About this RNA
This is a predicted structure of a 535-nucleotide part of an RNA (small-subunit ribosomal RNA, 5' domain) from a sediment metagenome. The prediction has a mean pLDDT of 83. RNAcentral holds the full RNA, with entries from SILVA.
Context: one part of a larger RNA
RNA sequence: GGACGAACGCUGGCGGCGUGCUUAACACAUGCAAGUCGAACGGACCAAAGAUUGAGCUUGCUUAAACUUUGGUUAGUGGCGGACGGGUGAGUAACACGUGGAUAAUCUGCCUGCAACACUGGGAUAACACUGUGAAAACGGUGCUAAUACCAGAUGCCUUCAUGACGGCGAUGCCGAGAUGAAGAAAGGAGCAAUCCGGUUGCAGAUGAGUCCGCGGCUGAUUAGCUAGUUGGUGGGGUAACGGCCUACCAAGGCGACGAUCAGUAGCCGGCCUGAGAGGGUGAACGGCCACACUGGGACUGAGACACGGCCCAGACUCCUACGGGAGGCAGCAGUGGGGAAUCUUCCGCAAUGGACGAAAGUCUGACGGAGCAACGCCGCGUGUAUGAAGAAGGCCUUCGGGUUGUAAAAUACUGUUGUUAGGGAAGAACGGCAUCUGUGUAAAUAAUGCAGGUGAUUGACGGUACCUAACGAGGAAGCCCCGGCUAACUACGUGCCAGCAGCCGCGGUAAUACGUAGGGGGCAAGCGUUGUCC
Numbered sequence: 001g002g003a004c005g006a007a008c009g010c011u012g013g014c015g016g017c018g019u020g021c022u023u024a025a026c027a028c029a030u031g032c033a034a035g036u037c038g039a040a041c042g043g044a045c046c047a048a049a050g051a052u053u054g055a056g057c058u059u060g061c062u063u064a065a066a067c068u069u070u071g072g073u074u075a076g077u078g079g080c081g082g083a084c085g086g087g088u089g090a091g092u093a094a095c096a097c098g099u100g101g102a103u104a105a106u107c108u109g110c111c112u113g114c115a116a117c118a119c120u121g122g123g124a125u126a127a128c129a130c131u132g133u134g135a136a137a138a139c140g141g142u143g144c145u146a147a148u149a150c151c152a153g154a155u156g157c158c159u160u161c162a163u164g165a166c167g168g169c170g171a172u173g174c175c176g177a178g179a180u181g182a183a184g185a186a187a188g189g190a191g192c193a194a195u196c197c198g199g200u201u202g203c204a205g206a207u208g209a210g211u212c213c214g215c216g217g218c219u220g221a222u223u224a225g226c227u228a229g230u231u232g233g234u235g236g237g238g239u240a241a242c243g244g245c246c247u248a249c250c251a252a253g254g255c256g257a258c259g260a261u262c263a264g265u266a267g268c269c270g271g272c273c274u275g276a277g278a279g280g281g282u283g284a285a286c287g288g289c290c291a292c293a294c295u296g297g298g299a300c301u302g303a304g305a306c307a308c309g310g311c312c313c314a315g316a317c318u319c320c321u322a323c324g325g326g327a328g329g330c331a332g333c334a335g336u337g338g339g340g341a342a343u344c345u346u347c348c349g350c351a352a353u354g355g356a357c358g359a360a361a362g363u364c365u366g367a368c369g370g371a372g373c374a375a376c377g378c379c380g381c382g383u384g385u386a387u388g389a390a391g392a393a394g395g396c397c398u399u400c401g402g403g404u405u406g407u408a409a410a411a412u413a414c415u416g417u418u419g420u421u422a423g424g425g426a427a428g429a430a431c432g433g434c435a436u437c438u439g440u441g442u443a444a445a446u447a448a449u450g451c452a453g454g455u456g457a458u459u460g461a462c463g464g465u466a467c468c469u470a471a472c473g474a475g476g477a478a479g480c481c482c483c484g485g486c487u488a489a490c491u492a493c494g495u496g497c498c499a500g501c502a503g504c505c506g507c508g509g510u511a512a513u514a515c516g517u518a519g520g521g522g523g524c525a526a527g528c529g530u531u532g533u534c535c
Stems, first nucleotide, its partner, number of pairs: 001535004006531005013381006019374002021339001026337003030334003035080003040077002043074008052065006087292003097216007106209002111205007119153004128143006158184006166176004188197003218264003225255003230252008267289004271282004294315005317328004345371001347370003353367001354365004384414004394405004418476001419472006428462001432458001434456009479524005484505003490519005500507002
């Protein structure tokens, strides 16, 4: 000198864009953060309409019952999604990460393409009704019912396994062709229909993931030896998959001064800071990967988890309790206490982008888009402009002549950034659905409906914001540090080794340019200094 997620002191007008618990992975009140589908299913409830029956009778109305149709809401069964998105960096010195390879040792829901199918049956169960236990959380018993829930059989383009045998290749195996035997599927829904959405099996793709290997990146030898599933083999098991991954037996190996083991520290990288570079430091925000979700352990479901807002067990803590037993997990967004030098609103909206579900309308979305707070940072703008010497007054200094503050002020003439008030007022909106028209398919049809296209109206949290116009009006907007040398900038008074200053050298003991104040000056400027850390 540069830099900072900074803090502290003094000061503080505005805007844009960013950033904001670095400490206690400390504990958390409250609200929200993952649902959705009635076009999978049986019910329940509500509304409207209809015909039938009964009753009241004013003989054409009212009411009740069950039924049908249409529309709406939805607890439950079922499907998909809760493995994404969001947070944190505790652990981890490791194939965790980076980079380059391998997988002929592997899996992959939704999506795309291709091929072939969807036949015949069955028994349950929740909801519901009745009932029981319990303070509650919740848990039973009996009876009924549905499905794209569950199960059995059939068929098999194919897949898997077994047997035997051919060709090719990157040859512990893989690919292709073919034979025999065995095993293995399925679901329907909407619509008058056309059709659309689904279902099953297989091949291929895409995407995502698992595993293995080479190389690379911390400190300590005042840590020198470490190792028993340890190192290898065989049989068996297990996995999507190789493997001591696990197990039984056998052998006695394996690692290490090219630093094993142990200890300390630490998420890694793209990057970021600095530097001419080499290098050094660092890993906030943003992006990729990993790990974790009160602490420890475990599996279940599933294409995918050993699962932040799932389950089970143990522990600590908090809460409820009728003392028998239960409930909870902010390292999601806000917010609270605590810790700390220190770090924000219990805000608005799904309008946009993206995600889940749905045929769609749409619902959900503290992701996200925005607003709020903070000079925390960067950038930009303003606090006026021109003229103006009687060089005014005042201040300070003085050799008492004057000098300086100083064109500075006043005064005169302007401007209108910004400010205040008033008026106008966006882009971000595309889609989708609705209405209408055209073409085309189904259809007897000028009903209706599917597809493609045109037109119209509709959809904005931010926000009456940005921006534009007018009026008013210099009016509301400058401080901080320094002035002995390094280092730009000097005098007076006070003090008298006192009070104090100080980054280093050093100032202060009666004329201190070094302390304090004033005048003047220098530097930077909505900031300026100090402290801390890195180069």